[in-house]
RNA sequence: ACGUCUGUAGCUCAAUUGGCAGAGUUCCGGUCUCCAAAACCGGCGGUUGGGGGUUCGAUUCCCUCCAGACGUG
Numbered sequence: 001a002c003g004u005c006u007g008u009a010g011c012u013c014a015a016u017u018g019g020c021a022g023a024g025u026u027c028c029g030g031u032c033u034c035c036a037a038a039a040c041c042g043g044c045g046g047u048u049g050g051g052g053g054u055u056c057g058a059u060u061c062c063c064u065c066c067a068g069a070c071g072u073g
Stems, first nucleotide, its partner, number of pairs: 001072007010025004019056001027043005049065005
């Protein structure tokens, strides 16, 4: 320099022929217990990496930039 892939909650990851953004875990509260752990119940938490475009509507399609991984030379 070129090519491929990845970027979504504090963390690990879902969400496909474009149509309400979710789960586990962490954290907080509660039940239980002599206390704690475990278990169970509930809750908080998101400019979907940035910008632009297409569309009635974009995590999803297109362009560009940034970051990371791998490959070729």
Description
Predicted 3D model of a 73-nucleotide RNA (transfer RNA) from a Patescibacteria group bacterium. Rfam family: tRNA. The organism belongs to Bacteria candidate phyla, within Bacteria. The coordinates come from a structure-prediction model, not an experiment, and the mean pLDDT is 82.